RNA sequence: GGUGCAGAACAGGCGGCCGCCGGUUCCCUCAGAGGAACGGGAGGAAAGUCCGAGCUCCACAGGGCAGGGUGCUGGGUAACACCCAGUGGGGGCAACCCCAAGGAAAGUGCCACAGAAAACAGACCGCUCGUUCUCCGAACGAGUAAGGGUGAAACGGUGAGGUAAGAGCUCACCAGCGGUCCGGGUGACCGGAUCGGCUCGGUAAACCCCACCCGGAGCAAGACCGAAUAGGAGGGCGGUCCCCGCAAGGGGAAAAGGGCGGCCCGUCCGAGGCCCUCGGGUUGGUUGCUGGAGACAUGGGGCAAUCCAUGUCCUAGAGGACUGGUCGCUGCCCCAUGGGGGGAAACCCCCUUGGGGAACAGAACUCGGCUUACGGGCUGCUCCGGCG
RNA sequence: UGGGGUGUCGUCAAGUGGUAAGACACGGGCCUUUGGAGCCCGCAUCCGGAGGUUCGAAUCCUCCCACCCCAGCCA
Repeated sequence: GGUGCAGAACAGGCGGCCGCCGGUUCCCUCAGAGGAACGGGAGGAAAGUCCGAGCUCCACAGGGCAGGGUGCUGGGUAACACCCAGUGGGGGCAACCCCAAGGAAAGUGCCACAGAAAACAGACCGCUCGUUCUCCGAACGAGUAAGGGUGAAACGGUGAGGUAAGAGCUCACCAGCGGUCCGGGUGACCGGAUCGGCUCGGUAAACCCCACCCGGAGCAAGACCGAAUAGGAGGGCGGUCCCCGCAAGGGGAAAAGGGCGGCCCGUCCGAGGCCCUCGGGUUGGUUGCUGGAGACAUGGGGCAAUCCAUGUCCUAGAGGACUGGUCGCUGCCCCAUGGGGGGAAACCCCCUUGGGGAACAGAACUCGGCUUACGGGCUGCUCCGGCG
Repeated sequence: UGGGGUGUCGUCAAGUGGUAAGACACGGGCCUUUGGAGCCCGCAUCCGGAGGUUCGAAUCCUCCCACCCCAGCCA
């Protein structure tokens, strides 16, 4: 000088004036309204709404198909597609970083162009043998994947034997794959022995197969109160049966239809009822509503994520949305300027003056994550290179 | 809040793993005395952006960006 990793926080501070939204207490008032005091008032991402939950309602949340999701192992967690630790693979000189990482030896599909041939292989050139001929050679037939060339990819590599020429055709060694066994590990997996010539292309972010998981909707959920209208019009379905009763009514069965994505089953509800379309009305109040898988500190377990114990604290709740504006002083960073100091040097520190900069962005039921946006500064460790 | 869709040349657009069609417009040329019409040629280095899978991506996957559409209360 350039990297890499981790950590703790900040998102300038203080004061004056004028304002905004809640809370508590007091004053005043019949009440409402008002006034005073005290105290509180955005974020690391409040964002995107991409996952996972709490909570609420639908039925106590059922079965199958379809559909969707996840995909190495172990652990953490309320849960997860998140996090931690590892395994395997890839990248980097290194510190270190990245990985949607089950199955292609279950099946199907696809692999452009080039090339002879692109996936139960395949003869363009070449090589070898045979036959024929007009016998330097050519034609035809057969064999051959060692060589050439093509491609992203060409059916192991080297050597020897073998052969007409060749070829795992055979053998040795190496590489890979598969089976068996031994050792280590909770496991993914690692190390080793031995057998089999087994040599088997890639693609599953193509269909698919395997394993596991998933009921739906969302605070406009849901509860209570109030107001208004034309309790309207058209269409469709149902309006059935049995028993008791003098009757009103009660009980049972069936049924339109409904129980919040689709189909089937099951189950529950189900009568002057249900569905569709048009038309009409309201755009109110209270609650849910912020105290919670909460924050902080200390101690302990664990490599860690995180868990346990104890103590302390209370920290926005609006309803299209408050948290702002202005003035003064001052801190931080960058550039320029002048001066001083340290050091062998590179360079570092302090002071003066002037100019500039400070981002992304605003809670809306609440949490845990992920992703994206963004201004810098601080501390520690590490790697590589250069100079002295 | 929930659901769905679109983005390809200046404009409209085809293309759904293998060299990005076509039309209008634009530019150049021919023809014409000139213009128009006609004929010929040209025109996407980046398919909204970034990353990944693959030999190969407009197309498949993930994350962003911009725009558009639909539904919700009472009876």

Predicted 3D model of RNase P RNA and transfer RNA as a complex of 463 nucleotides. It holds a member of the Rfam family "Bacterial RNase P class A". Rfam classes the family as a ribozyme. Its mean pLDDT, the model's own confidence on a scale to 100, is 76.